This is a predicted structure of a 73-nucleotide RNA (transfer RNA) from Pseudobutyrivibrio xylanivorans.
Rfam family: tRNA. The family's RNA type in Rfam is transfer RNA.

RNA sequence: CGGGGUGUGGCUCAGUUGGUAGAGCACCGCGUUCGGGACGCGGGGGCCGUGGGUUCGAAUCCCGUCACUCCGA
Numbered sequence: 001c002g003g004g005g006u007g008u009g010g011c012u013c014a015g016u017u018g019g020u021a022g023a024g025c026a027c028c029g030c031g032u033u034c035g036g037g038a039c040g041c042g043g044g045g046g047c048c049g050u051g052g053g054u055u056c057g058a059a060u061c062c063c064g065u066c067a068c069u070c071c072g073a
Stems, first nucleotide, its partner, number of pairs: 001072007010025004019056001027043005049065005
């Protein structure tokens, strides 16, 4: 320098005929227990790396850009 992949709640990941975001773990509360853990019930938290475009509507399509990573030179 050229090409590919990945980038979603604290963490690991889902989310493809575009229709407005979910799971597990973690966290908080309650129950249970002498207390804790485990278990059960309930709850809070993300606007989807970033900027722009298309569209009535985009995490999902298009362009740029950043980070990590792989291949090639």
The RNAcentral record of the sequence draws on ENA.